[in-house]
RNA sequence: CCCUCCCCAGCGGGAGAGAGCGACACGGCCCCGCCGCAGUCGCCGCCGAAGGCGCAAUUCCCGCCCGGAAACGCUCAGGCAGAAGGACCGCUGGGGAUGA
Numbered sequence: 001c002c003c004u005c006c007c008c009a010g011c012g013g014g015a016g017a018g019a020g021c022g023a024c025a026c027g028g029c030c031c032c033g034c035c036g037c038a039g040u041c042g043c044c045g046c047c048g049a050a051g052g053c054g055c056a057a058u059u060c061c062c063g064c065c066c067g068g069a070a071a072c073g074c075u076c077a078g079g080c081a082g083a084a085g086g087a088c089c090g091c092u093g094g095g096g097a098u099g100a
Stems, first nucleotide, its partner, number of pairs: 004097010018044001020043005026036004045080003051076001052074003058070004
């Protein structure tokens, strides 16, 4: 100094699922009725790629067992127009570790 691995930061990409129902509140109108948007609460349905939990199934690591892990499973949290978030991938910069 290069490769590999880990951490941080920046940039780019990044899926899924009801713009559900009702109430409150807000605004508008042809005004006590209707409409609209987002917010709060309640209810039902759903998603799964922050995080969390679990190995009963699936897959992977190990020759096997034991055990572990996961993009697997569960949905506590989170989410179901947009925004935000988003595992993971690529590039750049910084720091660290190991080996040669």

This is a predicted structure of a 100-nucleotide RNA (Glycine riboswitch aptamer) from a Chromatiales bacterium.
The model forms 82% of the base pairs in the Rfam consensus.